[in-house]
GlmS glucosamine-6-phosphate activated ribozyme aptamer from Sinobaca qinghaiensis, 171 nucleotides, folded computationally. Taxonomically the source falls in Sinobaca (Bacteria, Bacillota, Bacilli, Caryophanales). The model forms 86% of the base pairs in the Rfam consensus. It matches the Rfam family "glmS glucosamine-6-phosphate activated ribozyme aptamer". Rfam classes the family as a riboswitch. On this family, see Hampel and Tinsley, Biochemistry 2006: "Evidence for preorganization of the glmS ribozyme ligand binding pocket". It was read from a public genome assembly, where an Rfam model found it.
RNA sequence: CCGCAUACUACAGCGCCUGAACUGUUCCGUACGGAGAACAACACGAACAGUUGACGAGGAGGAGGUUCAUCGAGCAUCGGCGGAUGCCUCCCGGUUGUCCGGCACAAUCGUCAGCAGCAGGAUUAAAACAAGGAGGCAACUCUUUGCACAACGUCCUUCUGCACAAGCCGC
Numbered sequence: 001c002c003g004c005a006u007a008c009u010a011c012a013g014c015g016c017c018u019g020a021a022c023u024g025u026u027c028c029g030u031a032c033g034g035a036g037a038a039c040a041a042c043a044c045g046a047a048c049a050g051u052u053g054a055c056g057a058g059g060a061g062g063a064g065g066u067u068c069a070u071c072g073a074g075c076a077u078c079g080g081c082g083g084a085u086g087c088c089u090c091c092c093g094g095u096u097g098u099c100c101g102g103c104a105c106a107a108u109c110g111u112c113a114g115c116a117g118c119a120g121g122a123u124u125a126a127a128a129c130a131a132g133g134a135g136g137c138a139a140c141u142c143u144u145u146g147c148a149c150a151a152c153g154u155c156c157u158u159c160u161g162c163a164c165a166a167g168c169c170g171c
Stems, first nucleotide, its partner, number of pairs: 014082004019078001020052007028045003033039001055072003061091006092110006100170004114162004119157005129146007
């Protein structure tokens, strides 16, 4: 260094890079400049080798399908490919309508398991920035300390409203 096996940890702004941008080397070209046919860039091109390319919060019943799948922060995260807890269908399960239980129907959610709305409370943001340290020729990379500032969503506590109608069985 490669392969195999086992164990543990982490893991979706998650992983990758051929467009793009940037750095280095070559003196291989162009040629600004130059009195000059010399030399030759702080420039351009080419080849090779590298670098960058999403900051956290939030999100998982199972199977299949599908692709531009939530929220904000930022001295801005461009573009492309793959994936993804999203979404749809079915199954399983819960709740509500619906009364003691069950069936059926409808809606809705996912074990924290009806929906909508008002109010209150909870839910450690991180990068950025500043001051350092280490690596690299460099572009840049990793890391320590300090300092704040979100939004959605979710949960809890009430309250208000919505959830056709008619059933069947049992006690």